[in-house]
RNA sequence: AAGAUCCCUGCGGGAGAGACCACCCCGAUUGGUGGCGCCGAAGGAGCAACCGCCCCGGAAACUCUCAGGCAAACGGACCGUAGGGUAAUG
Numbered sequence: 001a002a003g004a005u006c007c008c009u010g011c012g013g014g015a016g017a018g019a020c021c022a023c024c025c026c027g028a029u030u031g032g033u034g035g036c037g038c039c040g041a042a043g044g045a046g047c048a049a050c051c052g053c054c055c056c057g058g059a060a061a062c063u064c065u066c067a068g069g070c071a072a073a074c075g076g077a078c079c080g081u082a083g084g085g086u087a088a089u090g
Base pairs, nucleotide, nucleotide: 002089006085007084008083009082010081011080012079013078018036020035021034022033023032024031037070038069039068043066044064045063046062050058051057
């Protein structure tokens, strides 16, 4: 002087699946309880390619559906972009 990686924040994008049924609350409802059906992209768990000399360990958008969700809104993995921090390496 550059700067991988990771983290935070702002902005933009961002899927799936019953505004289901019964009862209760309420002026009404987007609320509560129970039932059946369903989704996979918060989080969590499992398998594994692969990374790693062994151990230890890391590891998917695959699998499960505990949690979450099934009008809109909110949320949302992830992607782009701007700023800040960290800092391998040179």
Predicted 3D model of a 90-nucleotide RNA (Glycine riboswitch aptamer) from an Alphaproteobacteria bacterium. Taxonomically the source falls in Alphaproteobacteria (Bacteria, Pseudomonadati, Pseudomonadota).